Predicted 3D model of a 508-nucleotide part of an RNA (small-subunit ribosomal RNA, 5' domain) from an uncultured bacterium. The RNAcentral record of the full RNA draws on ENA and SILVA. The coordinates come from a structure-prediction model, not an experiment, and the mean pLDDT is 84.

Context: one part of a larger RNA
RNA sequence: GAAUGAACGUUGGCGGCGUGGAUUAGGCAUGCAAGUCGAGCGAGAAGCUUGCUUCGGCAAGUGGACAGCGGCGAAAGGGACAGUAAUGUGUAGGUACCUACCCCCGGAUCUGGGAUAGCUGCGGGAAACUGCAGGUAAUACCGGAUAACGUCUCCGGACCAAAGGUGUGAUUCCGUCUGGGGAGGGGCCUGCAUCCUAUUAGCUUGUUGGUGAGGUAAUGGCUCACCAAGGCAACGAUGGGUAGCGGGUGUGAGAGCAUGACCCGCGUCAUUGGGACUGAGACACUGCCCAGACAUCUACGGAUGGCUGCAGUCGAGAAUCUUCGGCAAUGGGCGAAAGCCUGACCGAGCGACGCCGCGUGCGGGAUGAAGGCCCUCGGGUUGUAAACCGCUGUCAAUGGGGAGGAAAUGCAUUGGGGUUAUCCCCUUUGCUUGACCUAUCCAAGAAGGAAGUACGGGCUAAGUUCGUGCCAGCAGCCGCGGUAAGACGAACCGUACGAACGUUAUUC
Numbered sequence: 001g002a003a004u005g006a007a008c009g010u011u012g013g014c015g016g017c018g019u020g021g022a023u024u025a026g027g028c029a030u031g032c033a034a035g036u037c038g039a040g041c042g043a044g045a046a047g048c049u050u051g052c053u054u055c056g057g058c059a060a061g062u063g064g065a066c067a068g069c070g071g072c073g074a075a076a077g078g079g080a081c082a083g084u085a086a087u088g089u090g091u092a093g094g095u096a097c098c099u100a101c102c103c104c105c106g107g108a109u110c111u112g113g114g115a116u117a118g119c120u121g122c123g124g125g126a127a128a129c130u131g132c133a134g135g136u137a138a139u140a141c142c143g144g145a146u147a148a149c150g151u152c153u154c155c156g157g158a159c160c161a162a163a164g165g166u167g168u169g170a171u172u173c174c175g176u177c178u179g180g181g182g183a184g185g186g187g188c189c190u191g192c193a194u195c196c197u198a199u200u201a202g203c204u205u206g207u208u209g210g211u212g213a214g215g216u217a218a219u220g221g222c223u224c225a226c227c228a229a230g231g232c233a234a235c236g237a238u239g240g241g242u243a244g245c246g247g248g249u250g251u252g253a254g255a256g257c258a259u260g261a262c263c264c265g266c267g268u269c270a271u272u273g274g275g276a277c278u279g280a281g282a283c284a285c286u287g288c289c290c291a292g293a294c295a296u297c298u299a300c301g302g303a304u305g306g307c308u309g310c311a312g313u314c315g316a317g318a319a320u321c322u323u324c325g326g327c328a329a330u331g332g333g334c335g336a337a338a339g340c341c342u343g344a345c346c347g348a349g350c351g352a353c354g355c356c357g358c359g360u361g362c363g364g365g366a367u368g369a370a371g372g373c374c375c376u377c378g379g380g381u382u383g384u385a386a387a388c389c390g391c392u393g394u395c396a397a398u399g400g401g402g403a404g405g406a407a408a409u410g411c412a413u414u415g416g417g418g419u420u421a422u423c424c425c426c427u428u429u430g431c432u433u434g435a436c437c438u439a440u441c442c443a444a445g446a447a448g449g450a451a452g453u454a455c456g457g458g459c460u461a462a463g464u465u466c467g468u469g470c471c472a473g474c475a476g477c478c479g480c481g482g483u484a485a486g487a488c489g490a491a492c493c494g495u496a497c498g499a500a501c502g503u504u505a506u507u508c
Base pairs, nucleotide, nucleotide: 001508002507003506004505006504007503008502009501010500013358014357015356016355017354018353019351020350026314027313028312030311031310032309035072036071037070040069041068047062048061049060050059051058052057079269080268081267088194089193090192091191092190093189094188095187097186098185099184102182103181104180105179106178107177108176109175110144111143112142113141119134120133121132122131123130124129150159151158152157164174165173195241196240197239202232203231204230207229208228209227210226211225212224213223214222244266245265246264247263248259249258250257251256271292272291273290274289275288294305295304296303297302322348324347325346326345330344331342332341333340334339361391362390363389364388371382372381373380374379395449398443399442400441401440404437405436410431411430412429415426416425417424418423452497453496454495455494456493457478458477459476463492464491465490466489467488473480474479
């Protein structure tokens, strides 16, 4: 000098774009953060309409809530960096493998059955929840048939599936099963690279290899039985310490050194430890089971919870924000769609935390006013500075208009094409959607509302007076202060930067 996720002190007008729990991966009140589908299924409350009525209600229609079965999603998105020195990351390769939804191509979608939740009845329990009996549906479940370009094969053969819904004038559309290919995604393996320490020198028994088997989507001591005795290490094994890695970032002429906030890719974690289930995919942040600690409820028998999601709270700390608005846009899940959900996201709020931009006026104005400070008492300086005169209206404040962020979807409609078509595709026109922001314009008035901080001995731009008297104090280094202090404190003046200026910490 440059830089920072900074903090502290003094000061503080506006805007844009960014950015903000670095410490206790400490504990958490409250709300929200993952649902959706009635065009898979049965059932169906309230309400409304009509009829009857003994005025208590009853029946029919409409309606569709809550809940349930079933499907898809919940493995994404979001957070954090505890662990990890290699089961990681980076880069270059490899293959013994898997892949829901999506795209392309081929074939199929036949025929039966038994349950079960919801529901009804009767219970148990403080609650959480749960038992028995009856009975019901399905794109839930299970048989049979069919069976190849699929799988296995001793090459003879054997084996394996399915589900319907909506709508119609229909070869409508959405699905289901099976096979092949693709895209994107993942699993596994290998070479090289990847911090400090030898005041850590030896380490290893599933250890190293083989045969066979098991297991896996798949290779493999991954696991097991048997056999052999290997394997690693001074080119640093093993141990200890520290640490997520990279793209990048800071600095520097570069080489390098330091670093890994925000954003992106990968990895890992989800109160601590362990385990599997479901599934295309998890050994699963807001799923399940067990154990521990902690906390809450309890009728003492037993239950419940997990903010390292968004806000917020306590604690610790030098230190880090709102318990905000909206799904309008982008994206995601479900759905044929309308749409619903979305603390992802888009916005607003707070903080000079950073960068950038703008303003705090402009011109004239000497009796060089008053006041302040200094003085050799003549004057000098503050200083064109002020007053005063003229002008302008940026920004802020007040009132009013307003482009754009909106493309779609849906409804109606014009024309064309697909074999006719109400279906599909393209197309014309109109209507429909903004949480929030606001460019910019207009009106009126008005210099009004907007300057500080550090420093002034040398390094280093800028000095005088008074006070103090090795005291009080200053200080980055040299060093100042013991009675004339340009170095302490104050005043005036000056210098630097300026909505900031200094200090501290850290890196180059």